Context: one part of a larger RNA
RNA sequence: GGUCACUGCUAUCAGGAUGCGACUAAGACAUGCUAGGCGAACGUGGUUCGCCCACGUGCCGAACAGCUCAGUAACACGUAGUCAACUUGCCCUCAGGUCAGGGAUAACCUUGGGAAACUGAGGAUAAUCCCUGAUAGGAAACAGGUACUGGAAGGUCCUGUUUCCAAAAGCUCCGGCGCCUGAGGAUAGGACUGCGGUGGAUUAGGCUGUUGUGGGUGUAACGGACCCACAAACCGAUAAUCCAUACGGGCGUUGAGAGACGGAGCCCGGAGAUGCGUUCUGAGACAAGAACGCAGGUCCUACGGGACGCAGCAGUCGCGAAACCUUUACAAUGCCUGAAAGGGCGAUAAGGGCAUCCUGAGUGCUCCAGCAUCGCUGGAGCUUUUCCGGAGUGUAAAAAGCUCCGGGAAUAAGUGGUGGGUAAGACGGGUGCCAGCCGCCGCGGUAAUACCCGCGCCACGAGUGGUGACC
Numbered sequence: 001g002g003u004c005a006c007u008g009c010u011a012u013c014a015g016g017a018u019g020c021g022a023c024u025a026a027g028a029c030a031u032g033c034u035a036g037g038c039g040a041a042c043g044u045g046g047u048u049c050g051c052c053c054a055c056g057u058g059c060c061g062a063a064c065a066g067c068u069c070a071g072u073a074a075c076a077c078g079u080a081g082u083c084a085a086c087u088u089g090c091c092c093u094c095a096g097g098u099c100a101g102g103g104a105u106a107a108c109c110u111u112g113g114g115a116a117a118c119u120g121a122g123g124a125u126a127a128u129c130c131c132u133g134a135u136a137g138g139a140a141a142c143a144g145g146u147a148c149u150g151g152a153a154g155g156u157c158c159u160g161u162u163u164c165c166a167a168a169a170g171c172u173c174c175g176g177c178g179c180c181u182g183a184g185g186a187u188a189g190g191a192c193u194g195c196g197g198u199g200g201a202u203u204a205g206g207c208u209g210u211u212g213u214g215g216g217u218g219u220a221a222c223g224g225a226c227c228c229a230c231a232a233a234c235c236g237a238u239a240a241u242c243c244a245u246a247c248g249g250g251c252g253u254u255g256a257g258a259g260a261c262g263g264a265g266c267c268c269g270g271a272g273a274u275g276c277g278u279u280c281u282g283a284g285a286c287a288a289g290a291a292c293g294c295a296g297g298u299c300c301u302a303c304g305g306g307a308c309g310c311a312g313c314a315g316u317c318g319c320g321a322a323a324c325c326u327u328u329a330c331a332a333u334g335c336c337u338g339a340a341a342g343g344g345c346g347a348u349a350a351g352g353g354c355a356u357c358c359u360g361a362g363u364g365c366u367c368c369a370g371c372a373u374c375g376c377u378g379g380a381g382c383u384u385u386u387c388c389g390g391a392g393u394g395u396a397a398a399a400a401g402c403u404c405c406g407g408g409a410a411u412a413a414g415u416g417g418u419g420g421g422u423a424a425g426a427c428g429g430g431u432g433c434c435a436g437c438c439g440c441c442g443c444g445g446u447a448a449u450a451c452c453c454g455c456g457c458c459a460c461g462a463g464u465g466g467u468g469a470c471c
Base pairs, nucleotide, nucleotide: 001471002470003469004468005467006466007465008464009463012361013360014359015358016357017356019354020353021319027317028316029315031314032313033312036060037059038058041057042056043055044054045053046052047050067272068271069270077196078195079194080193081192082191083190086189087188091185092184093183094182095181096180097179098178099133100132101131102130103129108123109122110121111120112119113118137165138164139163140162141161142160143159144158145157147156148155170177171176198244199243200242205235206234210232211231212230213229214228215227216226217225247269248268249267250266251262252261253260254259274295275294276293277292278291279290297308298307299306300305325351327350328349329348333347334345335344336343337342364382365381366380367379368378369377370376371375387407388406389405390404391403392402393401414460415459416458417457418456419441420440425455427454428453429452430451436443437442
C1' cells in the first nucleotide's frame, strides 16, 4: 500500500454486482407457507345441472429444485483413459403388434373398538387395477460356419437343437392421445485404472477377509463385496500404519514475478439432513417436507398409548465482535402435470431493511461593496442536477426509473491529524511526572509546537478513523 471481518463518529442521490447467521452452536425450534397435477383411465356422493364441487382407485411427478459443509486424506475431487464387466422412466428413429377369458378392492352403505392418534368386521361396484391362457418376442447353453471390429474374441453376424422366461389398455370432440415387444440413438448414471494436489518419523513396522486359488451367493455389472474349502501370503524409508488438520476443483487476495495465503457465497462434482441402523416402492433412493427400529430431546394423554424433526423461505431463543421482512406474485425464466386450456412451485422474479463492494453525480454560479492576501461578511442577479408538489408512462400490483409542468439556493460535510518518521502551529487558555497521550522513538516534574480545550492549518472526502487476519 492492497484485500477481508467487526467497530467509533458522520452521511444527499443514481446505476451495477457471484454482498448480507460461512467463521461461534451440523445448537434447539412456536407459527405460517416450501409438490402437486390429470375427468380425454375409472367408480361414487353432492349439485345452483355447469366446460361444476368433493371423496377414492389409477397414472405421472415427488430421486428434480432448494439448504448446509458435519464427516471424508478417499478413485472424494481434478485430469487422461477403460468397461472384451454395466444400467438408463420420460424423449427421438426404425420394425412389428394391441387376441381370448377371469378376479378382487377403495370411495359408498351398515356396524364395532379407542381419550386421541387411529383401527376392525360385514355388504356392493369400476377401470389404463390384478390374474390365467394364446401368439409374437427375448434370454441362456451346446454344436457348426469363420464374415466383421479390435492390441486381444468370451463380442457382433448366419444355421440348427434344447431349456427357461413370457407381452399389450383403452379413451376420444374421430383430428388424435395412449399401450406392448424388439433394434438403434440421445440424455443421465454405475464400476475400474495411470497421474496430481497436506503437516508430523518426538508415528517403523502394519494387516487376519488380511493376500491369493477353486467353487458359489449377490448385483444392472466386475470384485473378499459376501460365503465354503485350501494355500500363506500382502503392504512398507519411493514413508506403509498411526496421529492431527481439511469437502475437492473452477477460482479469489496479494505480488513485477516466483510464490505465499484463502477457497462459506456463483458454477461443476461429492457428502449430509437430530445421532445411528435397516428396508419398501420405483427406470432411478437405501429417500429424511417415505416407512420401520434403537438412542437422546420436546409435546399431548383418560396412563392404556400417541405426535414431531427448519443444514427449505420468513421468523424465535441461544451462541457470539458479527449478519435483514413471520412482505408480493406466478406477470417473466424454468420445472412438474395435462391432448390443451389451465393448475402448482418461499425454485424464481420483485419489493422492504443494512455505510458490503465498484462506478458516476451533487452539496451552486456571476458581479459589486467592506475587511489584512487565500478567504469571510453584506447586497443584486442567474441556474435547478438533486429536493417538494402535480400529470403521464412504467409494473401482475406497487416501488424505482423515464418524460413534462410549477416552486425555490433552496434540502445535502464530515472524519482523522497538526514533536519526528509524516503534510500541517514554536498561536491563546488550562494542567503541573498529576490528569493524560503514545504502532515506534518518546511527551508531561510551572512559559508543553506531544496531555485537555479554543482558533488556525494539513490530508482524504460521503466518507473517515480504530481493532483483528492475509499478501
Predicted 3D model of a 471-nucleotide part of an RNA (small-subunit ribosomal RNA, 5' domain) from a Candidatus Aenigmatarchaeota archaeon. Its mean pLDDT, the model's own confidence on a scale to 100, is 81. It matches the Rfam family "Archaeal small subunit ribosomal RNA". A reference for the family is Yusupov et al. (2001), "Crystal structure of the ribosome at 5.5 A resolution", Science.